This is a predicted structure of a 106-nucleotide RNA (c-di-GMP-I riboswitch aptamer) from a Planctomycetota bacterium. The sequence was found by an Rfam model in a public genome assembly.
This record gives sequence, structure tokens and C1' cells, in this order.
RNA sequence: AUUGGACAAUGGCAAACUCUGAGUGAUCAGAGGACGCAAUGUAACAGGGUUUUUUAAGUAUUCCGAGAACAGCCCGCUAAGAUAAAGAGAAAGCCUUACUGCCGAA
Repeated sequence: AUUGGACAAUGGCAAACUCUGAGUGAUCAGAGGACGCAAUGUAACAGGGUUUUUUAAGUAUUCCGAGAACAGCCCGCUAAGAUAAAGAGAAAGCCUUACUGCCGAA
């Protein structure tokens, strides 16, 4: 130095949840709190995946009702209500990747 990570040492970060604030939202910031983390440090203009939102649109579609009955179609109204291969975002504690970094037993 490389691989690797010890019931070692020194310190570090902080999930869920709660409170306050910001945002349409994903989520973020601060305080508390610790499930975990040896890269749980940085990068979201490196890739995949996840997720929010905008348009498509209150459209397609579904339910209900009337036009004598049935079927189809059209129409009306009420209640529900999508879809991106497009645009703009979020997360590095999803995986890979790039860069950087602490310690040293076997």
C1' cells in the first nucleotide's frame, strides 16, 4: 500500500415516531429521539429503479336516471374517476457507479 473489518481505540452520523417551520406534493430544515451505519461522507447533469407534480382532463371509463318495454346508440344529471414514451421536481438510509476520507488486530 491492497484485500478485508477486531466484543480494539478515538470520535462521528441518525431510521421510525413527536413538536415547530417551508412546500400543491414527493420531501426538506430545526429540536427531541435511536432502528441502524466502517463510507448511512459527497455527487440526482453517470445509469437503472422508486416517488411527487403539471399538461393530457374532470377527458376516457364506471355507477345512476329519463326518453312505454328489450338490445344497441345518443343525450342529461349525480357520484366516482384514470393513463406519458412529454415537462418540471424529490430521495445518496434502493442498487450499481465516480470521487474523497478515520482506525489497525488477525